This is a predicted structure of a 351-nucleotide part of an RNA (small-subunit ribosomal RNA, central domain) from an uncultured bacterium. The coordinates come from a structure-prediction model, not an experiment, and the mean pLDDT is 84.

[in-house]
Context: one part of a larger RNA
This record gives sequence, C1' cells and structure tokens, in this order.
RNA sequence: CUGGGCGUAAAGGGCGCGUAGGCGGUGAGGGUAGUCCGUGGUGAAAGCUCGUGGCUCAACUGCGAGUCGGCCAAGGAUACUCCUUCACUGGAGCACGGUAGAGGCAGGUGGAAUUCCGGGUGUAGCGGUGGAAUGCGUAGAGAUCCGGAAGAACACCGGUGGCGAAAGCGGCCUGCUGGGCCGUUGCUGACGCUGAGGCGCGACAGCGUGGGGAGCAAACAGGAUUAGAUACCCUGGUAGUCCACGCCGUAAACGAUGGGUACUAGGUGCUUGGGGGAGCGACCCCCUGAGUGCCGGGCGCUAACGCAUUAAGUACCCCGCCUGGGGAGUACGGCCGCAAGGCUGAAACUC
Repeated sequence: CUGGGCGUAAAGGGCGCGUAGGCGGUGAGGGUAGUCCGUGGUGAAAGCUCGUGGCUCAACUGCGAGUCGGCCAAGGAUACUCCUUCACUGGAGCACGGUAGAGGCAGGUGGAAUUCCGGGUGUAGCGGUGGAAUGCGUAGAGAUCCGGAAGAACACCGGUGGCGAAAGCGGCCUGCUGGGCCGUUGCUGACGCUGAGGCGCGACAGCGUGGGGAGCAAACAGGAUUAGAUACCCUGGUAGUCCACGCCGUAAACGAUGGGUACUAGGUGCUUGGGGGAGCGACCCCCUGAGUGCCGGGCGCUAACGCAUUAAGUACCCCGCCUGGGGAGUACGGCCGCAAGGCUGAAACUC
C1' cells in the first nucleotide's frame, strides 16, 4: 500500500454543530500542474533472468540482450481532474404570505384522587392474604359528611396520532423561542455534502449544596411461606423519586440498520398543507406536495430469516467500526471525575 465486511454471525460512533481534510452542478475563455504521446539524456559495476561460450562437469566465470519498476529535459495534445477569469440557475440559502404540532424555556392557574389535620354523625371492628399474621382501632378506628393543609401526577380526549437531531415531550392559560411543511413570484449565485480532532446536548440510577416530601419505595424492620427463604406475598419504612444550581456521561442510548444525493413495478390507510369541481354548510369527488404506517408483494439483494421508493436494491461521496473464543472491556499508563466510576485499551497463558 492492498482485501472482504458491519439488521440477527465480529463490526454504525447515543445524538447534533462544526475545524482541518476528502469529495463537488451547468456553459465559455485562459493556463497546462496532474494526465497522455513520441524524442533525447540518465538509471555505474556486481547481482537477477534469458541466450551463448570457457575451465572434463559443477561451483566459478567471459560475452550479448533484458531487467534496473525510476528520474530529468525540451517539444506536442487538451477530453477528464486541477488553477484562474467571466457567466448561469436546476443544488443550497434568503425574503414575502400561509399552516399543523405533548418541540424548548419561564411564569401563572384548574379539577379529580391520595395522605394528614380539625369538626359532626356513629359503633366494633378495619386492613390484608391462597389462607393468615404482623399492623390500625373503645385514648373511638374503618364508614360517612363538612372544613383545612401539602406534595406529586395530569383520567376522558388519546390514536396503528403529532413534534423533536437524539435523549425525549401530554391538564389549562400567558410570554419568550427553535425547527418543519405548503404557496406565489422575487432575490443571492455553487454559497454545497461529509466531517479526524474540537465543542455542545444527552433516559434512569448516582454524587455535591440548599430546599421540599403527599403517594410510591432500594436499604432496613417485622409478619408469613419454606427443609432453609438474607426472596417471591403481607404490614411498616429511610435514601431516592420533586425543585434550584452544579457534577456524572452511561444504556438492549435499538430500526440492534451512520449521513447525503440520484435512480428503480404497484396497492391501501393515517396526519397535515395547496389548487379545482359540486354544495348554504357539514361533507363528497379530482389534481398536487410533505410526513408517517401497513399490508401484501415484483425485479433485485440476502447464508438464511428476511429487506424490498421509509431498501438490507442500483450507484457515487464522506465519516465511524470489525478481523476466532476465553483471558477482558481486565491490567498498566494517560486524560476526565468530589466519588461512584468513565474514555482510551493490551499481554502472558489457554482452547
């Protein structure tokens, strides 16, 4: 330098923004660096290969040719790549007008339920289980009615639904704010794609400081079960779950499927725009865009399963990753972290 791969066999980075780099639309002019053509020079000898010869042969060795994969010079070609200049609008972006949405942040607010507190009625049970017991209750529980307090989560709508890059997002209202999609023309004129490092975001659990604490509930305690029961079941119950700020940076972070562009039979839903027709309207029909499913399936692909316009098909560009199992995501070192630990990541040995 090179091969084959990455849905399930080893292998897609958790996700994004973006630096370097790699790659890059259409037309014309210039350059001729890459590229191509022939020419000249050089590429020592030995060696190597082929041919031929000499010591009787061989080793060894003479001669000839080739090799020496290359470099240099001037000349020529200009399709492609590149550099440069001018131009273009299809890629990309912007403006304007619309549009759906649990997208994000902050503030406010509502009802149901639960628990607790106060009061009324009222009496012996309640609770719990497979059955029980621990537990609660005559100091009046449970039930029921009224009032009050607190915290957390938002039934129905709700969907095979929507939004977001992913993590994720669900009562209602207000403010601030990101993105998407559609339409009409207009504008910029390749401004693009990817992205090693880097930076940011990143469920749950966990950590720090302060607050909060209704319900639930690791740990823990008790009651059961059992041969035992450090469990499953029951009664309690502390961290935690909630808020603010700061850490952590992991996951079956999954579609186990990186991103972009183009192309390649169809059928049928849903969500949400635009245009047209009929209609008072609801609604219905046709055309067109974006998103999201399904189903079934054809070519093609696949080891098979299966995938199949949401590709695992056909191609190109860029990144990440894999290279037998165990040892091991361990040790050592480094970096990060308050810690827990994270990231990077072997070898001996062994099968």
Notes:
The RNAcentral record of the full RNA draws on ENA and SILVA.